[in-house]
Context: one part of a larger RNA
RNA sequence: GUCUGGGAGUUAUUGUCAUGAGCAAGCUUAAGAUUUUACAAAUCGGAGGCGGAGCGAGAGCGAGUCUGAAUAGGGCGUCGAGUUGAUGGCAAUAGACCCGAAACGGGAUGAUCUAUCCAUGAUCAGGUUGAAGCUCGAGUAAAAUCGAGUGGAGGACCGAACCGGUGAACCUUGAGACGUUCUCGGAUGAAUUGUGGAUAGGAGCGAAAGACUAAUCAAAUUCCGUGAUAGCUGGUUCUCUUCGAAAUAUAUAUAGGUAUAGCCUCGCAUGCUGAUUAUCGGGGGUAAAGCACUGAAAAGGUUAGGGCCCUUACCGGGGUACCGACCCUUAUCAAACUCUGAAUACCGAUAAAUGAAGUGCGGGAGUCAGUCCGUGGGGGAUAACCUUCAUGGGCAAAAGGGAAAUAACCCAGACCGCCGAUUAAGGCCCCUAAAUCAUCACUAAGUGGUGUCAAAGGAGGUGAAUCUACAUAGACAAUAGGGAUGUUGGCUUAGAAGCAGCCACCAUUUAAACAGUGCGUAAUAGCUGACCUAUCGAGUGGAUUUGCGCCGAAGAUGAUCGGGACUCAAGUGAUGUGCCGAAAUCGCGGAUUUGCGUGAGCAAGUGGUAGAAGAGCGUUCUAACGUGGCUGAAGCCGGAAGGACAACUGACGGUGGACGCGUUAGAAGUGAGUAUCCAGAC
Numbered sequence: 001g002u003c004u005g006g007g008a009g010u011u012a013u014u015g016u017c018a019u020g021a022g023c024a025a026g027c028u029u030a031a032g033a034u035u036u037u038a039c040a041a042a043u044c045g046g047a048g049g050c051g052g053a054g055c056g057a058g059a060g061c062g063a064g065u066c067u068g069a070a071u072a073g074g075g076c077g078u079c080g081a082g083u084u085g086a087u088g089g090c091a092a093u094a095g096a097c098c099c100g101a102a103a104c105g106g107g108a109u110g111a112u113c114u115a116u117c118c119a120u121g122a123u124c125a126g127g128u129u130g131a132a133g134c135u136c137g138a139g140u141a142a143a144a145u146c147g148a149g150u151g152g153a154g155g156a157c158c159g160a161a162c163c164g165g166u167g168a169a170c171c172u173u174g175a176g177a178c179g180u181u182c183u184c185g186g187a188u189g190a191a192u193u194g195u196g197g198a199u200a201g202g203a204g205c206g207a208a209a210g211a212c213u214a215a216u217c218a219a220a221u222u223c224c225g226u227g228a229u230a231g232c233u234g235g236u237u238c239u240c241u242u243c244g245a246a247a248u249a250u251a252u253a254u255a256g257g258u259a260u261a262g263c264c265u266c267g268c269a270u271g272c273u274g275a276u277u278a279u280c281g282g283g284g285g286u287a288a289a290g291c292a293c294u295g296a297a298a299a300g301g302u303u304a305g306g307g308c309c310c311u312u313a314c315c316g317g318g319g320u321a322c323c324g325a326c327c328c329u330u331a332u333c334a335a336a337c338u339c340u341g342a343a344u345a346c347c348g349a350u351a352a353a354u355g356a357a358g359u360g361c362g363g364g365a366g367u368c369a370g371u372c373c374g375u376g377g378g379g380g381a382u383a384a385c386c387u388u389c390a391u392g393g394g395c396a397a398a399a400g401g402g403a404a405a406u407a408a409c410c411c412a413g414a415c416c417g418c419c420g421a422u423u424a425a426g427g428c429c430c431c432u433a434a435a436u437c438a439u440c441a442c443u444a445a446g447u448g449g450u451g452u453c454a455a456a457g458g459a460g461g462u463g464a465a466u467c468u469a470c471a472u473a474g475a476c477a478a479u480a481g482g483g484a485u486g487u488u489g490g491c492u493u494a495g496a497a498g499c500a501g502c503c504a505c506c507a508u509u510u511a512a513a514c515a516g517u518g519c520g521u522a523a524u525a526g527c528u529g530a531c532c533u534a535u536c537g538a539g540u541g542g543a544u545u546u547g548c549g550c551c552g553a554a555g556a557u558g559a560u561c562g563g564g565a566c567u568c569a570a571g572u573g574a575u576g577u578g579c580c581g582a583a584a585u586c587g588c589g590g591a592u593u594u595g596c597g598u599g600a601g602c603a604a605g606u607g608g609u610a611g612a613a614g615a616g617c618g619u620u621c622u623a624a625c626g627u628g629g630c631u632g633a634a635g636c637c638g639g640a641a642g643g644a645c646a647a648c649u650g651a652c653g654g655u656g657g658a659c660g661c662g663u664u665a666g667a668a669g670u671g672a673g674u675a676u677c678c679a680g681a682c
Stems, first nucleotide, its partner, number of pairs: 001682006011094009021084003026050003032044004054061002064076004097235002100232001104225006115199009124189001126158003129154001133150006162186003167182004201217001203213002238616006248261005262367002264364007272355001276352007288340001289338002294334003298330004305323002307320005370395010400411003415590004420586003426580003429564003435577001437576006448566001457551002461548010478535005484508003489503003514529001518527002591606006617671001619668010635655004641649002
C1' cells in the first nucleotide's frame, strides 16, 4: 500500500427556548408506604418547589412603595397565567466529539553498563639510557672539585602483550543499534585488570564533557494521580429538499483565540413602513476652475533700499553692462490655498412600489487569514501577482460558452430528460461548427504575430488633405556650349593670382558670368558650382497636418501567430447581408418548493462552501399483530423483471443447514475512504 473487521456529539443534573399534552389562580409531588396481572403499573404521601404583590439597606408600609420638608418631581412596581411531565435545539457542570504532547507530582526498582571510592588479589616479552650513593685515584691545610670504576634511579627512551582510539578507506536496509583493515598514542604508572563491597533521582558520581547513573540523562526507569492540559494540527461515517453567509467595527497580556455588533437561518408579531423611481426641500466645499487670502514661482516695466566707482573735512553730489522689496503688465502652481463651484452621494417630505422586501422580539449559527479586476486616493520609483483605504463587480461558495491552455477578464447564473428551435460574448481558409461573402480603401513590413499601442531619435517607404513657389513668354532633371574684362582688387605674406587670413565686394562687356560654392597648387595652373544659351516638351520644387509601414529592437535546451498556412489576405480601416455559436432564452415531457385558488389548476421559483431549517432511507434490539421455514430460514454466489432521490422489491438457480420476514410503535454501542488511525491477512 491493498483487503476484512474496529473506529469519533454520549450520559447525568440544572437552566433556557420551541413543539405537543394534563390541570389551571393554581400546578406539582420527593423520600417513603400500600396494592397489583410484577408492569410502558395504580393508589396514597403536600415535607418541599414554582406561581398568585410589590417597594425599601432596613424597621416597615402595601397597589403601591422608596427618595424627599412635600399632597412636587423622579426610580421600581400595578393594568398580559401559570405549573408539571414528555420530545427536540442550545448552554453550564462533569474527560463531554475522538486521537495526540513536551511536562508536573507521589510511591517503588536499578551502580551485573558506566562514574568515583573501599577491601583483597593479578599483570606488564625484549632492548636502551645510566641519577644519587659507594670505592679507588688525583686534588686541598681541611673541604670543594676532577677522573675511573661500581651502582641501578626515572609519572626516563624504543617496542610486544595489555589499555587506548590519531588519520584514512571500507561498511552505512552493516557481519556489527559505533564495527573491520591499515596507520597511530601510552606501555613501572595519576598504569591496567579480576573478585567482593559502598554511594541514586533535584539525588549520586564527575582530573568538569552537562559527562555518566543498564542501547534511556539540562533530571533514570516503572506504576499510579491520568481520559493532566492543548486558544494547536489531524480526523469526524446515509440521502434528498428550502434558504444561504463572512473574511468588517469595537474591545481584548489581543493580533491564526474570544466577546458584542454587522451579515445567514428558523419561529412569532407587525402590516406598507423596504429596495427603487419621480417630484420637491435641504446642508456641503470634493472634481473642475481661480489667484480675492495664505504660500510657491517665470519674464518685462517702474522704483524705494543696498553694493561698487568718482568726488568730498563734514553735509552732500555724480555715475553704474551689479542686486532688488512694493506696485504695474504678461503667463503660472498648491493634500494641509479659496473670490467661486458641480455631477454623484447623503438627509427629509409626497406619490407609486406586496418584495424569498422592511421592522420588532425570541431559538440556532458560521464568519473576525480574503483575493483579483474597474474607478477615486495614500505609501513605493504615478515599480511589483507590492502595500493600505474607499467604491462597484466577480472568485471565494459558480458549473456552461469565449480569451490556444488560464479562480478573479468578456458572455451567461446549471431542477431532470430530448438525435427540437433562437441567440450572447466570440467567430465563419484547414485543424474546427459557420462567408475562401459583397463593396471601397490601406499595408509589402509576414507589419499583422508586440514587448498588452515598447521610447527618445532617424529616413526621397507609401497613401490622403491643405498651403505655397516656378512653369508652353518653355519650368525641374539630363546633355552640349559659354562662364569674360579692369584684375594677380587692396592689405598681409617667402608666395597669397576667386578659394591661409583681414578689409572692401566696385565697375565694364554682356544672353550670362560671383572681386567667387567646393576640390586642387609651394604659388600659378587645372576641375567644378552659381549664372546664361541651345536641345527636349509638361509638370516640377518647398512646407504643414495625417493613415499604414521601416530602423532603433539583446537571454540563456529548438523554433513558432494555438498550429498549418495566409499578401487585390486568411492582415488593417469603413460599410452591409447572412450564418455558426452556451447548461442563456423558447418548445415538449417529468419532478419538486412557495404563493394563489373551494377545486381542476395556474403563476413564480429550484448553482452553492461555512451554516440554519425540513423530510426521509437503512442497521441492531424490544413489544403487539400478521406471516414464511428441514417439501430447506439466515448468510453467501448469480440474477430475469419492476422501479429510478437515498434506496428497495425480487421470480428463479447454486451453496448452506435453523432460524427469519412484514406492518405499527419504542430504544439506540445506528451508517467510514481518508485521523503518518487500531488489529489481522496478503
Large-subunit ribosomal RNA, domain II from a Puniceicoccales bacterium, 682 nucleotides, folded computationally. Taxonomically the source falls in Puniceicoccales (Bacteria, Pseudomonadati, Verrucomicrobiota, Opitutia). Rfam family: Bacterial large subunit ribosomal RNA.